Context: one part of a larger RNA
Molecule: large-subunit ribosomal RNA, domain VI
Organism: Pseudomonadota bacterium
RNA sequence: CGCAGGAGAUUUGAGGGGGGCUGUCCAUAGUACGAAAGGACCUGGAUGGACGAACCUCCGGUGUACCAGUUGUGCCGCCAGGCGCAGCGCUGGGUAGCCGUGUUCGGUAGCGAUAACCGCUGAAAGCAUAUAAGCGGGAAGCGCGCCCCAAGAUAAGAUCUCCCACCCCGCAAGGGGCUGAAGGGCCCUCGAAGACGACGAGGUUGAUAGGCUGGGUGUGUAAGCGCAGUAAUGCGUUGAGCUAACCAGUACUAAUAGCCCGUGAGA
Numbered sequence: 001c002g003c004a005g006g007a008g009a010u011u012u013g014a015g016g017g018g019g020g021c022u023g024u025c026c027a028u029a030g031u032a033c034g035a036a037a038g039g040a041c042c043u044g045g046a047u048g049g050a051c052g053a054a055c056c057u058c059c060g061g062u063g064u065a066c067c068a069g070u071u072g073u074g075c076c077g078c079c080a081g082g083c084g085c086a087g088c089g090c091u092g093g094g095u096a097g098c099c100g101u102g103u104u105c106g107g108u109a110g111c112g113a114u115a116a117c118c119g120c121u122g123a124a125a126g127c128a129u130a131u132a133a134g135c136g137g138g139a140a141g142c143g144c145g146c147c148c149c150a151a152g153a154u155a156a157g158a159u160c161u162c163c164c165a166c167c168c169c170g171c172a173a174g175g176g177g178c179u180g181a182a183g184g185g186c187c188c189u190c191g192a193a194g195a196c197g198a199c200g201a202g203g204u205u206g207a208u209a210g211g212c213u214g215g216g217u218g219u220g221u222a223a224g225c226g227c228a229g230u231a232a233u234g235c236g237u238u239g240a241g242c243u244a245a246c247c248a249g250u251a252c253u254a255a256u257a258g259c260c261c262g263u264g265a266g267a
């Protein structure tokens, strides 16, 4: 920009893409078959491999916003307690998120038309013949079926809902005035959304983010004080103190105020 008014939702699916793999074991059955050795078709079940998707409950990583231990040094006057720097100083753990080695799921089934191939009926050609007319069976393959995209599918589809029902001059073209809907955007608070746009949640009739409160989680028993010990240190108070991204609650803070687009019934 188009889709012959504008708008908000929900969709159909032309068309396109993805997927499509396979082992072993058990039962049938030591059956059919075979002198024996051996050993099935068919059918049903179990469990794997590789591959793929989603996810984070578990396991395991990361986790320079969490906790602890600890070395050197500088500083806070000193002690104690801390902070800075040294690769996050080093070390041990670890929430959310993101991950895989983790978890769950997938390939199927089914329908249709077929290939090789196997048939029925059957003449030409009194026979024979699956073929000439006609009718069946038959693949991991083909078309559906499963998953994803999809009406710029310009043949531009469908459904639901919402909105606009002016005046004056003029033959007309046009000019002047009034009006500005539904809805959308700007702006702002944000997000398992994201390069930017976009998408999604909110903007006081409000839990969108921050804060606060409670909970969870993680660290692993803070500081201070007391007791024991010359002291290092230990014990008690104490599963203490602290605790990011998690879960809730709560208007304390910030989403204020406002502006713009979009018209008047549709060639």
Base pairs, nucleotide, nucleotide: 001152005163006162007161008160009159010158011157015149016148017147018146021049022048023047024046025045026044027043033038051106052105053104054103055102059100060099061098062097066093067092068091069090070089071086072085073084074083075082076081110144111143112142117137118136119135120134164266166177167176168175169174178264183261184260185259186258187203188202189201190200191199208254209253210252211250212249213248214247215246218242219241224237225236226235227234228233